The RNA shown here (c-di-GMP-I riboswitch aptamer) has 88 nucleotides and comes from an Alphaproteobacteria bacterium. The source organism's lineage runs through Bacteria, Pseudomonadati, Pseudomonadota and Alphaproteobacteria.

RNA sequence: CUGUGACAAUAGCAAACUGCUGGUAACGGCGGGACGCAAAGCCUCUGGUCCUUGGGAAUAGCCAUUCAAGGAUAGCAGGGUUACCGCA
Numbered sequence: 001c002u003g004u005g006a007c008a009a010u011a012g013c014a015a016a017c018u019g020c021u022g023g024u025a026a027c028g029g030c031g032g033g034a035c036g037c038a039a040a041g042c043c044u045c046u047g048g049u050c051c052u053u054g055g056g057a058a059u060a061g062c063c064a065u066u067c068a069a070g071g072a073u074a075g076c077a078g079g080g081u082u083a084c085c086g087c088a
Base pairs, nucleotide, nucleotide: 002088003087004086005085012037013036017032018031019030020029021028022027035075041081042080043079045078046077047076048073049072050071051070052069056067057066058065059064
């Protein structure tokens, strides 16, 4: 440097649920809590999924649907990037 995660060690993160809190919402932050994670570290570049008060377009004119736009998810996957330990 590349591959890999069988064994081992040292550390790390933290799902559901929950208290407080931000947001219209998806969802986020902090604390508790551990389902899991060898990148469950970081980045929305690609695809997916989800949301949208107010405001835009088309259809509809009761509900709503689609598009655009803006957002969320890195614990949905791909990609990029950085990194600990063991093994080869």
Its Rfam family is "c-di-GMP-I riboswitch aptamer". Rfam's curators write: GEMM was predicted in a large-scale screen for bacterial structured RNA regulatory elements. The sequence was found by an Rfam model in a public genome assembly. The coordinates come from a structure-prediction model, not an experiment, and the mean pLDDT is 82.